[in-house]
Model confidence (mean pLDDT): 79 of 100. A computed fold for a 103-nucleotide RNA from a Syntrophomonadaceae bacterium, annotated as SAM riboswitch aptamer (S box leader).
RNA sequence: UUCUUAUCACGAGAGGGAGAGGGAAAGGCCCGAUGAAUCCUCGGCAACCAUCAGGAAGCCUGAAUGGUGCCAAGUCCUGCCGGUCAGACCGGGAAGAUAAGAG
Numbered sequence: 001u002u003c004u005u006a007u008c009a010c011g012a013g014a015g016g017g018a019g020a021g022g023g024a025a026a027g028g029c030c031c032g033a034u035g036a037a038u039c040c041u042c043g044g045c046a047a048c049c050a051u052c053a054g055g056a057a058g059c060c061u062g063a064a065u066g067g068u069g070c071c072a073a074g075u076c077c078u079g080c081c082g083g084u085c086a087g088a089c090c091g092g093g094a095a096g097a098u099a100a101g102a103g
Stems, first nucleotide, its partner, number of pairs: 002102007013042004021031003026078003043071003047068004051063005075095001080092004
């Protein structure tokens, strides 16, 4: 990097530093000098896997630790299809993110 599976409407901040950008891409719309991205420190959330315990199984619940992850807005919304008087409103996809497994 590719493929498969699952989840994605909840939740979670401060300080230092930096100095203009960022929110995946495109279109919107937002965030940002009341300081963006990257980086560091401490903190937190709880999605997956591992471990432990309980429950008959499928699976579920809980705990702390570890491996990643995450801590503006529904994956911020939409682009494709259907529904709807209309609608970014509802449903399903596509794409994306995270985890696990495989090549």